Background:
A computed fold for a 74-nucleotide RNA from a Candidatus Bathyarchaeota archaeon, annotated as transfer RNA. It matches the Rfam family "tRNA". Rfam classes the family as a transfer RNA. The RNAcentral record of the sequence draws on ENA and MGnify.
[in-house]
RNA sequence: GCGGCUGUGGUCUAGUCUGGUAGGAUUGGGGCCCCCCAAGCCCCAGGUCGCGGGUUCAAAUCCCGCCAGCCGCA
Repeated sequence: GCGGCUGUGGUCUAGUCUGGUAGGAUUGGGGCCCCCCAAGCCCCAGGUCGCGGGUUCAAAUCCCGCCAGCCGCA
């Protein structure tokens, strides 16, 4: 230098093919239960979906460029 894959709350991850309210687990806070704790159940907080631009009524999703990590080729 070229090609491929990956990037989503503090952490892990689904959703991308087929555009239509960003979901689950865990951590944290509160409550219920319990003699107490753990477990279990309920509620809440926490996301500019790696960055910028384009297309569209509407983009995590489609298109272009860039950044980072991993793998391969040279």

RNAcentral records the identical sequence in 2 taxa. The organism belongs to Candidatus Bathyarchaeota, within Archaea.